A computed fold for a 350-nucleotide part of an RNA from a metagenome, annotated as small-subunit ribosomal RNA, central domain. Its mean pLDDT, the model's own confidence on a scale to 100, is 89.
Context: one part of a larger RNA
RNA sequence: UUGGGCGUAAAGGGCGCGUAGGCGGUUUCUUAAGUCAGGUGUGAAAGCCCUCGGCUUAACCGAGGAAGUGCAUCUGAUACUAAGCAACUUGAGUAUGGGAGAGGGAAGCGGAAUUCCUGGUGUAGCGGUGAAAUGCGUAGAUAUCAGGAGGAACACCGGUGGCGAAGGCGGCUUCCUGGACCAAUACUGACGCUGAGGCGCGAAGGCGUGGGGAGCAAACAGGAUUAGAUACCCUGGUAGUCCACGCAGUAAACGGUGAACACUAGGUGUAGCGGGUAUUGACCCCUGCUGUGCCGAAGCUAACGCAUUAAGUGUUCCGCCUGGGAAGUACGGCCGCAAGGUUAAAACUC
Repeated sequence: UUGGGCGUAAAGGGCGCGUAGGCGGUUUCUUAAGUCAGGUGUGAAAGCCCUCGGCUUAACCGAGGAAGUGCAUCUGAUACUAAGCAACUUGAGUAUGGGAGAGGGAAGCGGAAUUCCUGGUGUAGCGGUGAAAUGCGUAGAUAUCAGGAGGAACACCGGUGGCGAAGGCGGCUUCCUGGACCAAUACUGACGCUGAGGCGCGAAGGCGUGGGGAGCAAACAGGAUUAGAUACCCUGGUAGUCCACGCAGUAAACGGUGAACACUAGGUGUAGCGGGUAUUGACCCCUGCUGUGCCGAAGCUAACGCAUUAAGUGUUCCGCCUGGGAAGUACGGCCGCAAGGUUAAAACUC
């Protein structure tokens, strides 16, 4: 609980598409449902309020009046909302021409490095640490040269650079494919915004089936350290990490900041596209739009800080919060193979 809020105090859904609903640009006309004005009826009595009266007064009681936010109906008004016809172009979209991009999916290819195998050279150490030891090595290691195998990741470029709704995306080439941006016209004519449910996407880790397995590495084993050392350090090492298909659906899923629109000083970088000026040309200079950073006016803020990418000023819609603990737990429902997820209390206590 008709209040006030949600960057950091409790609180923005992980992200999108979109149903119902809510909200919605400009103009004329019509209707008159909402809205507004007036009339009529009704709105029992008692009560409340006002006036008068009765008990000596008061409480109490009696009479009259008013009020009764409401409902129904009639008549009118038409600014706004709504409904209907018609129209418009600035919101939204389509077409045309461009350039940018680690946006997504599939296939193929490449080089460096690690490991392993084979062969050559070569001999006693190598490795590791704070120091050591476990470990590897005369059955020839480490080192070095040549050849081969295999898996994973792509140095430099690389950048508060780019792309994507978010998660996220980085070697090269090809194919398929999504979105955004810029320019100038033409076209459609409000087709829009948000979005409870719903549907889809969703890092890492995890699960199922089948592959793969170089390096790394939970668990595990050993060596150290230590009072102990179920750790930190070292030597090994299995799941996993990789691929295909399916499940799971969570994160400090963070900008800790929901989406959309409008308005409100500037300065300075940077990325994409354009206009002007200039030049032999690339630059330079001025300027427009879109993105991405920094610094700052007003304003806001408890402060920190935010500040045209707002946390400023407003509007619309959704989500969420309401003292701490118990607890994101129990129970129940739904989902899942499981792990668990989601929805979500109370007693008690301070």